The prediction has a mean pLDDT of 84. Predicted 3D model of a 91-nucleotide RNA (c-di-GMP-I-GGC riboswitch aptamer) from Desulfoferrobacter suflitae.
RNA sequence: CUUGAAAAGGGCAAACUACUCGAAAGGGUAGGACGCAAAGCCACUGGCCUAAGUCCCGUUUGCCGGGGAUAAGGUCGCAGGGUUGCCGGGC
Numbered sequence: 001c002u003u004g005a006a007a008a009g010g011g012c013a014a015a016c017u018a019c020u021c022g023a024a025a026g027g028g029u030a031g032g033a034c035g036c037a038a039a040g041c042c043a044c045u046g047g048c049c050u051a052a053g054u055c056c057c058g059u060u061u062g063c064c065g066g067g068g069a070u071a072a073g074g075u076c077g078c079a080g081g082g083u084u085g086c087c088g089g090g091c
Stems, first nucleotide, its partner, number of pairs: 001090004011036002016031006034077001040083003044080003047075004053070005
């Protein structure tokens, strides 16, 4: 530098459940393991999700309720990129 077939020591932890934070998506802690060789870390690019609030539309006497867009938020276990790194093989 490259690689993950087998191995060793290990690591992480989806769904689901409980508690908790949040408007929501989702996050945290504990249990739990579907998976993962970066499923370590960073929302930088694209994607996806949410939308209390804001704007618009429509409706109504009015309120509640409905539809669309969006500031913003989230996802690194969606992909790309950045960065760090254990063990083994090859060069």
Annotation:
The model forms 95% of the base pairs in the Rfam consensus.